c-di-GMP-I-GGC riboswitch aptamer from Paenibacillus marchantiophytorum, 89 nucleotides, folded computationally. Model confidence (mean pLDDT): 85 of 100.
RNA sequence: GAUGAUAAAGGCAAACUUAUCGAAAGGUAAGGACGCAAAGUUACAGGUCUAAGGUUGCAGAUGCAGCGAGGAUGGCUGAACUACCGACA
Numbered sequence: 001g002a003u004g005a006u007a008a009a010g011g012c013a014a015a016c017u018u019a020u021c022g023a024a025a026g027g028u029a030a031g032g033a034c035g036c037a038a039a040g041u042u043a044c045a046g047g048u049c050u051a052a053g054g055u056u057g058c059a060g061a062u063g064c065a066g067c068g069a070g071g072a073u074g075g076c077u078g079a080a081c082u083a084c085c086g087a088c089a
Stems, first nucleotide, its partner, number of pairs: 001088001003086002011036002016031006034075001040081003044078003047073004054067005
């Protein structure tokens, strides 16, 4: 420098369970492994999810529906930054 052998030292940890925070999406911790060669970091672009509050409509009642400011997701994709190990040159 390039690459990830159906590899591998080492690493991470989906679903699910328990506890806890949150209105929710979801987060955190422990257990647990579906997977991961950046499943390390960052919401910049797109996507997806949520919608307490706000607002609009219906209703006239502790209600229903729409919108989306905001929030979430890096284990959805792109992008940026950083890094371990190994076959190879």